Overview:
A computed fold for a 72-nucleotide RNA from Ariosoma shiroanago, annotated as transfer RNA. The sequence is in RNAcentral, with records from ENA. NCBI's taxonomy places the organism under Eukaryota, Neopterygii, Elopocephala, Congridae, Ariosoma.
[in-house]
């Protein structure tokens, strides 16, 4: 230098172009002599960035950024 893959909540992952779901973590409650676990509830991501297409983009296209595999 080239190709490919990935980028979504604090972490790990989902999501037919119709507007973001779950587990763990966090907060509150329940329970306990107390802690943990169980159970109930709550908050938290405009989806790596900028453009384009579209009535509508996390999703399609382009260019960058970051990380990784491979080739040279």
């Nucleotide at each position: 230098g080239c190709u490919c893959u990935a980028g979504u909540a604090g972490c790990u992952u989902a999501a037919c172009g119709a507007a973001a779901a779950a587990g763990c973590a966090c907060c509150g409650g329940u329970u306990u002599u107390g802690u943990a676990a169980c159970c109930c509830g709550g908050a938290g991501a405009u989806c790596g960035a900028a453009g384009a297409u579209u009535a509508a983009a996390a999703u399609u296209c382009u260019u960058c950024c970051u990380a990784g595999c491979g080739c040279c």
Rfam family: tRNA. From the family's description: Transfer RNA (tRNA) molecules are approximately 80 nucleotides in length. By type it is a transfer RNA.